[in-house]
RNA sequence: GCUCUUGUAGUUCAAUGGAUAGAACAAGCCUCUCCUAAGGGCUAAAUCCAGGUUCGAUUCCUGGUGAGAGCA
Numbered sequence: 001g002c003u004c005u006u007g008u009a010g011u012u013c014a015a016u017g018g019a020u021a022g023a024a025c026a027a028g029c030c031u032c033u034c035c036u037a038a039g040g041g042c043u044a045a046a047u048c049c050a051g052g053u054u055c056g057a058u059u060c061c062u063g064g065u066g067a068g069a070g071c072a
Stems, first nucleotide, its partner, number of pairs: 001071007010025004018055001027043005048064005
C1' cells in the first nucleotide's frame, strides 16, 4: 500500500427495516441476616463519527475513524 472482518451500558453479548434498544455480570439504594456472603426488589447506564436510501436504520449503502486478520 491492497483486501477482508469488526465497533451497541463499566465488561461480555442480544436485537429479521417497525413497541420506551434487551439480558447477564459489575455499580448505587432498599430488603433479609447478630454481621458478612448468598437470596429478593428497585434505580441509573449504551448503538464510533458524518452523510445517503427509506414512511421508518442498531440493521442497508458511501466516506472517515478505532481494533483485528491476510497478502505484498
Predicted 3D model of a 72-nucleotide RNA (transfer RNA) from Candidatus Buchananbacteria bacterium CG10_big_fil_rev_8_21_14_0_10_33_19. Its Rfam family is "tRNA". It is annotated as a transfer RNA. It was read from a public genome assembly. NCBI's taxonomy places the organism under Bacteria, Bacteria candidate phyla, Candidatus Buchananiibacteriota. The prediction has a mean pLDDT of 81.